[in-house]
Molecule: small-subunit ribosomal RNA
Organism: Nitrospiraceae bacterium
RNA sequence: AGAGUUUGAUCCUGGCUCAGGAUAAACGCUGGCGGCGUGCUUUACCAAUGCGAGUCGAGCGGACCUUCAGCAAUGGAGGUAAGCGGCGUCCGGGUGCGUAACACGUGGGUGACCUACCCUGUUGUGGGGGAUACCCACCCGAAAGGGUGGCUAAUACCGCAUGCACUCUAUGGUUGAGAGACGGUAGAGGAAAGCCUUGUACUUGUAUGAGGCGCAGUAGGAGGGGCCUGCGGCCUAUCAGCUCGUUGGUGGGGUAAUGGCUUACCAAGGCGACGACGGGUAGCCGGUCUUAGAGGACGAACGGCCACAGUGGGACUGGGACAUGGUCCACAGCUCUACGGGGUUUAGCAUGGAGGAAUCUUGCGCAACGGUCGAAAGGCCGGCGCAGCAACGCCGCGUGGGGGAUGAAGGCUCUUGGGUCGUAAACCCCUGUUGCGCGGGAAGAAGUACUCAUGGGUAGUACCUGUGAGGAAGACGGUACCGCGCGAGGAAGCCCCGGCUAACUACGUGCCAGCAGCCGCGGUAAUACGUAGGGGGCGAGCGUUAUCCGGAUUUAUUGGGCGUAAAGGGCGCGCAGGCGGCCACCUGCAGUGGCGCGUGGAAUCUCUCGGCUCAACCGGGAGGGGCCGUGCCAGACGGGGUGGCUUGAGGUGGGGAGAGGCUCGCGGAACGGGCGGAGUAGGGGUGAAAUCCGUAGAGACCGUCCGGAACACCAAUAGCGAAGGCAGCGAGCUGGGCCCAUCCUGACGCUCGGGCGCGAAAGCGUGGGGAGCGAACGGAAUUAGAUACUCCGGUAGUCCACGCCCUAAACGAUGUCGACUCGGUGUUGGGGGUAUCGACCCCUCCGGCGCCUUAGCAAACGCGGUAAGUCGACCGCCUGGGGACUACGGCCGCAAGGCUAAAACUCAAAGGAAUUGACGGGGGCCCGCACAAGCAGCGGAGCGUGUGGAUUAAUUCGAUGCAACGCGAAGAACCUCACCCAGGCUUGACAUGCACGUGGUACUGACCUGAAAGGGAAGGGACCCGCAAGGGAGCGUGCGCAGGUGCUGCAUGGCUGUCGUCAGCUCGUGCCGUGAGGUGUUGGGUUAAGUCCCGCAACGAGCGCAACCCCCGUCCCUAGUUGCGUUAUCUAGGGAGACUGCCGGGCGAACCCCGGAGGAAGGUGGGGAUGACGUCAAGUCCGCAUGGCCCCUACGUCCAGGGCGUCACACACGCUACAAUGGCCGGUACAGCGGGACGCGAGGUCGCGAGACUAAGCCAACCCCCCAAAGCCGGCCUCAGUACGAAUCGGAGGCUGCAACCCGCCUCCGUGAAGUCGGAGUUGCUAGUAACCGCGCGUCAGCACAGUGCGGUGAAUGCGUUCCCGGGCCUUGUACACACCGCCCGUCACACCACGAAAGUCGGCAAGACUCAAACGCGCCGGGCUAACCCGUAAGGGAGGCAGGCGCCCAGAGUCGGGUCGAUGAUUGGGGUGAAGUCGUAACAAGGUAGCCGUACGGGAACGUGCGGCUG
Repeated sequence: AGAGUUUGAUCCUGGCUCAGGAUAAACGCUGGCGGCGUGCUUUACCAAUGCGAGUCGAGCGGACCUUCAGCAAUGGAGGUAAGCGGCGUCCGGGUGCGUAACACGUGGGUGACCUACCCUGUUGUGGGGGAUACCCACCCGAAAGGGUGGCUAAUACCGCAUGCACUCUAUGGUUGAGAGACGGUAGAGGAAAGCCUUGUACUUGUAUGAGGCGCAGUAGGAGGGGCCUGCGGCCUAUCAGCUCGUUGGUGGGGUAAUGGCUUACCAAGGCGACGACGGGUAGCCGGUCUUAGAGGACGAACGGCCACAGUGGGACUGGGACAUGGUCCACAGCUCUACGGGGUUUAGCAUGGAGGAAUCUUGCGCAACGGUCGAAAGGCCGGCGCAGCAACGCCGCGUGGGGGAUGAAGGCUCUUGGGUCGUAAACCCCUGUUGCGCGGGAAGAAGUACUCAUGGGUAGUACCUGUGAGGAAGACGGUACCGCGCGAGGAAGCCCCGGCUAACUACGUGCCAGCAGCCGCGGUAAUACGUAGGGGGCGAGCGUUAUCCGGAUUUAUUGGGCGUAAAGGGCGCGCAGGCGGCCACCUGCAGUGGCGCGUGGAAUCUCUCGGCUCAACCGGGAGGGGCCGUGCCAGACGGGGUGGCUUGAGGUGGGGAGAGGCUCGCGGAACGGGCGGAGUAGGGGUGAAAUCCGUAGAGACCGUCCGGAACACCAAUAGCGAAGGCAGCGAGCUGGGCCCAUCCUGACGCUCGGGCGCGAAAGCGUGGGGAGCGAACGGAAUUAGAUACUCCGGUAGUCCACGCCCUAAACGAUGUCGACUCGGUGUUGGGGGUAUCGACCCCUCCGGCGCCUUAGCAAACGCGGUAAGUCGACCGCCUGGGGACUACGGCCGCAAGGCUAAAACUCAAAGGAAUUGACGGGGGCCCGCACAAGCAGCGGAGCGUGUGGAUUAAUUCGAUGCAACGCGAAGAACCUCACCCAGGCUUGACAUGCACGUGGUACUGACCUGAAAGGGAAGGGACCCGCAAGGGAGCGUGCGCAGGUGCUGCAUGGCUGUCGUCAGCUCGUGCCGUGAGGUGUUGGGUUAAGUCCCGCAACGAGCGCAACCCCCGUCCCUAGUUGCGUUAUCUAGGGAGACUGCCGGGCGAACCCCGGAGGAAGGUGGGGAUGACGUCAAGUCCGCAUGGCCCCUACGUCCAGGGCGUCACACACGCUACAAUGGCCGGUACAGCGGGACGCGAGGUCGCGAGACUAAGCCAACCCCCCAAAGCCGGCCUCAGUACGAAUCGGAGGCUGCAACCCGCCUCCGUGAAGUCGGAGUUGCUAGUAACCGCGCGUCAGCACAGUGCGGUGAAUGCGUUCCCGGGCCUUGUACACACCGCCCGUCACACCACGAAAGUCGGCAAGACUCAAACGCGCCGGGCUAACCCGUAAGGGAGGCAGGCGCCCAGAGUCGGGUCGAUGAUUGGGGUGAAGUCGUAACAAGGUAGCCGUACGGGAACGUGCGGCUG
C1' cells in the first nucleotide's frame, strides 16, 4: 500500500465483499509450565446460610468471673460485657435503573454560604438542679415486643453567673466606582464536663498544685462540600409552536446560603427554525480501541463526578443524609404465626435458583496498605493483602540437541523406471529448561509496637520529646529462589491448500450429499464436496461467530460531486441569513497574531532511566494535551466609527428594434351548413375494401347567405419574454431590454432558507359558444384474436368570461451574479470611421442569437468568451438497484390529485460513455442458377431403396434443418453380426511372460453322442540342439493376463461435413486513443479475387486469391510396336505456345475496360486437384488409435436357428411410365473409359431363353469381356387404359452357392393393376452444359433402378437486380454478446415472505379533569396529660411541652374522556421472490403504429387513443 466482483472486452460511476487491528467475549477441536492481569455485557430477576461496623471501663452506675490481702465484712488488681453516654455507622464497598440535566467536562463566580474530627492563635472551664436506662417487683403477648410501679449515676439533661471575641440594633469615621470591607461608641442576646497520672495537705475522700486527654466561646488555616454561571459533547421537523409559578415585581415564609424555592397581591410577560415544546436513546469524564492524520466507535477493569439501594412517597437525627447492611407510610413479592399479629429486600463478599452463547471459592489473613474507635495496648474491617477456579487476555519457557542413507519398513502416488513423507525414524553420542524426588531457603518488617539507658523542658525517675541499645509479630508459605539425584524419559495441536491468499495429488460422490466471506463450486476424471497422502500458516493454542474502527476520498474540514452515471428547485420577486468596491484617519473588539502567568488531578500515552534472569508487569524523571481563564503587546487583514471617491448599482436627455403583455375593433382564404340555379350516377374512402352519402337528385360547378375557429405566403439557421410562452391588420393602455450623449446620487450591491407571485397541455366548477378537429362511444375493415394501428361517424373537450388545479422530456436534461482567459466566421439591433450617386462594400465599438476552434477541462461523448476553462459569493440538490415520483402522518385541493416522504423485505448489481461483433420488417455499393428468362424434373401412379412410426423374442447400432433420410452399406441367404432364442467352453477363438509337469508327449484319430459347437475315445505316432545331464518347440496345470462393435465423439487423436472457392483472416514496427481498440484492411477507381492502381500515418509482411501440379484442346522433339505408318494414327516422355505482348479507342495519370489483328486457343481457354483465421462442444469410441469407467464360467468366446427383409401408415431419393418426337418387328452405322488367371472366355454344339457342354486365345495397345444404344432405312400399330404401361399373381426353368423357405439374380409361358402428365409447393442446369442414349468399373460366390467413371446425340434462355435465399464491403441504430431461434413487458394461476388498510380486540407510556387519601412536615386548636424555669410557705397557678383534633400539601388508589406507541384481526391492497405454468408482444433495430413525459378517458393484460411537450 490494496484486491475480488457489473462487460465479449474497455474506461468511468457505484455498491457489495476480503486481507489489518481490537474485545469484559462465547462456541468447536486441542491442551505441558510459569508470571502479570481479567472474569453476569443477559433479569436494577428472586434469594437459603454465613460473614461485610464497630469501638471506648482513661465518661457513668450496677452485675458477674479470676486472682491477691483478710477469719469475715470488705478492699486492691485483672477481666467479661447488657445498659446509659461519646465518636463512628453519611467513609469504605456495589450497581447503571433513572437522568438530554448545570448530570458531566472545562473555565470562572460566591460582596449569597456551611464545614465534625485535624492544625494555629486567643479566652474560658464558676456555681446549682431535676430525671432516667440498666436493676427489682408485677402484668400483657405464640413471637416480635410492650406496659405499670419502685431505686440510681454520668463527659446524658436543665436553669443561673461571667463573657475578650461573637450575633443583632442604633450611631458616626476611614476606604472603595459600587455591592462592600475595616475600626469607634452605646444597648441587647448568648458558653462549658469532666477524666487519667502525680506532688503536697488532711477529717481517706476532699482540698490545692503540675502534666496530659477532654469540654466551651472565638479568629484563622488545611482539606471537604452547597449554590450560581460562560462554553462543550446524541438522534428525530413525518414533534412547530410551547408556557400560568409560567416571566418579572412587592410583602411574608423558608434555607447554611442566592433564587418563583414557597405563598399572597400586582403587572403580562418568558421561550422558539442559532430548533423551543414533544418523542426516542443514553449515566458523564480522564480515557480505551482504531486511524497517516482529521476523525469514527466505545465509556469493562483503574481513577474523578453523578444517580440509585424491591417500587413510590416522607421526614427525623446529625457538622454532614432525605441515609445500601437507620426510621415512618403505601404497594408488590417472599416468609413465620397460637390467625390476634410479626419479619424481610446480597446493585457488599462468598453462595443458590432463574434467564442466557456466557462469567469463579459458601477459601486464608489482618503480616502489609488504608479506615474507624481508643490515652494506649489493642479491637474491628468479605476495604484490602493473598490463595483457589477459568488458555479469558497479555508476556515468557518447554515438548529436546548433535550425528545418522542400506535414502529401511510402512503410507501415498506412479508413465512401474521411479517419486515423496525423509535425517524424518531406527541407531550412536549428549544436555537437563521443565517435571518428579531430596535438601537448603528469602525479601516483603519501617529496628515499628514494646523494654532499657540517656539528653532537654520540669520540682520531678510522671508526662512530652530527642538520641542510643535491646527487640516481638508473615495470611501468602517451606512459596519465590538455590543445590543435588533421576532420566529423552511426562508434554502438539488447530485451521487452511479454486481466485482474492501462502499451500496439490489420489480415491469416493455425480446439481446428490454437501461447500460458500465475495466471485462462485457439485449434472462421471471436482486442486472448490467427503476421505487420504502431501503441502502452507500459526502454535498451547488454532479456527468460527458476534461487535467496533480501518481499508471507505463510500458524508469528502483535511478530502467528493450534480450536461448524459444518483444529483440544478418549472420561473421570478424578495424578508431573515451569508457575502460585499476604492482612499484616508480613528478605534483596539466577540475576530486575528505574539509573549508571559494560571489551570489543564493521578493513572494512561510518548521519550528516557531503572527493578523483577528477559518480557508482560512495576517504579523515577521529562514531554505532549484546551474552541479554557487572565495580563501585556501588535494593528496588516476582518469588524466598528468618521470623512471622502466613482469604477459596482441607480437616475437624466435623445434614438431605435421587436410574434413582450392586456383590451377593443376590422379583414380575406379555407372549411361546414342553409337557400337557389344548372346537371346525372355515382361520390367518398383504402394496401385492397366496406361501413357511409346519393335517383326523395348526391359528388363536381355557379350564385347568395350564416357560423365558428385558426391566421397560408412574408418566415429565417430571425426577433421578444424570467420561465410557461408569444405570429393576419389597426387603435388604445402597458412591462422589459439595447444604443448614443451629458450630467446627477454616491456602494444605494449580489444571493437567498421560510414567504409571495407567475406557471404548457390535460382536468374541475358556473355560464356562454360550437365550424373544423376529436378521448370515450357506435360501425366497417384487418387479424388466430384486434378492446389497436386504417376507414365512416361522433360526445366531452378544444374557443370565450370568471374561479380553481400547479403538473411535464416545465430540457441547454447545464441555478443566479461577478471577474479573468488565443482566434475565425455568419446573423440581428444600435453607434462611429473611411468613402460614395447610394449604409453597396470595407474597418471598428457596444448588445443579442448561431457555428468552428486554441489552451484548459472531461470517464468518454463532448464543452470551449452564451464554458462543462480559471476563480469568488450565495442558494438548491445527490450518496447502490428494486420496494418507491409508494405507505403512514401532516399541509393544500370541489374532485382528480399535488407537496413533503420512510421502513420491512430483496438483489450483486443497477448504471454512464465508448469498443469489437452480431442483428434490423435501417441505408448505400456489389456478387452467386439467388430471382427473373428458359429446358427437364420432383410433389399424383406402380415398383426399388433409405428414414420416421408402429410391430416384434429380436426387428443390432449410428446419422436428424440446410450440412440425416440409394447416408456409414464400394454388395445383410450362412458368414458378415454387433440383435433375439437355444446349446456349449472358461488361460479362453487370439498375444506374451514365469513356474511346474509331460515320452507313448505333440500330432493324428476309427468309433460313440449331438442340430452343430462341444464332450468321450480304441488305435497309430513324431521333431530340433546337445560333451547324453539336459535344453527348445509342442501339450497340460497354475499364476500374471487375454478378450469386449460394452459406456463416454460433452475427456481425445486422426479423419470428415458445413459456411465456402466465399475473399477474406492476421502479424511486426510506427502512429492515434487512459483503455477495449483503431490505423494499415477505410477512401476514389477496377477485378472472378484484400486483383491491381491512385490517394492516405502509415511502412512492410504472413495465411488465403492468383500462379506453380494433373487432364483436355494446337504444334514440335524423342522413343515404342502388338499387321503397317520419321509428309504419320496411337501410346509414352519432353518441350513450344497466351503475356493485354501488338494496334485503335475510352479513363486526369496509372490500373483497367471496349474493339481489332494474328492465332488451335484471348483476356483466369475448358475441367480437376487444391478449402485461409475460424464457426457449428457439427459427425464418427461401430474403420483405426486412445484417457477414464464398466464386465471377468461373462457385457468374453464357439455353434445351430431366427432377426437386421416385419407393415395400417408418413416422408426423402430414385427407377418405369402414362405414349405417336411413341411402341413393336426386321435391316443397318458409329464410341470411349475400363476389366480379366480360383480370371476374361472367342469359336463350335445344345436350349425359345436364362444358360449348358466343349474349348482356342490371352498374365493382355496382341486374346477375351465387346452386339454399344439413342441414330438411320423399311414395315405394322392410329389415340384406345391401347400392339401404351408394366406392377401383381400362377406355372415352368437357369445360375451362383454347404444351403436360395423366411430372403438372391436371371429366363420362358400365362396374368395384365395403378397410371391419360400430377394441388399447395419444390429441385437441377448458362454449353459440348441441360436433356436424352447406352457402355465400363468398384464392391462381389451370387445379387445394382445405387455409386463412380466413359463416351454418343445435343438444345433453350439470360430484359435485368425490384423481389425470395445465401454471401462480401462501408455506414447507421441497439436495452442483443450461449449475439433476433436474442432480449424483454404486464395481467392471470400456484407457493412462500415482509408490509399497508380494516369492523374491532388487547396492552404499554406520559398527561388532563374529578373523587378518596397513608406517613411526614408546617399552621391552628389543644377542655386530656405534664420533673427541671418563674410566682407561691403550701395548695395551686404561669411559661413551656406531649397526646389528640382540624386544616394545607401529597405517594397512591378509583372514575371519566382523550393523546401517543405497540400487538393482534375476518377480509382486503399492492409489493418481493420462485426451475419449468397460462394469455398475448408493449419496449430494445424505423421493434414492424418512432419512443418517451404530463394529463384525461377506455381496455383481460402488456397497453390504446386524445391534447400539449421532448429528442434521449